[in-house]
Molecule: c-di-GMP-I riboswitch aptamer
RNA sequence: ACACGAUAAAAGCAAAACCGUCGCAAGGCGGUGACGCAAAGCUAUAGGGGCCGGGCCCUCCGGUCAGCCAGUUGCCGAA
Numbered sequence: 001a002c003a004c005g006a007u008a009a010a011a012g013c014a015a016a017a018c019c020g021u022c023g024c025a026a027g028g029c030g031g032u033g034a035c036g037c038a039a040a041g042c043u044a045u046a047g048g049g050g051c052c053g054g055g056c057c058c059u060c061c062g063g064u065c066a067g068c069c070a071g072u073u074g075c076c077g078a079a
């Protein structure tokens, strides 16, 4: 350095549900809350994929999801 990931240390994030709010929707934001997470940090104009709206289906157009894969940066250090 790469790979790997402890019943280690320190720090961190926050699913569902409920409340408020924005949106036709997917879904976003805030609060409560913890199912989980070694990238659950960041990236949706690099790509695949899921979902929503329009379109009779497909193609296509417009959105959305990074807690699906991926790309990229990064903390710690037992075996």
Stems, first nucleotide, its partner, number of pairs: 004077002012037002017032006035067001041072003047069002049065006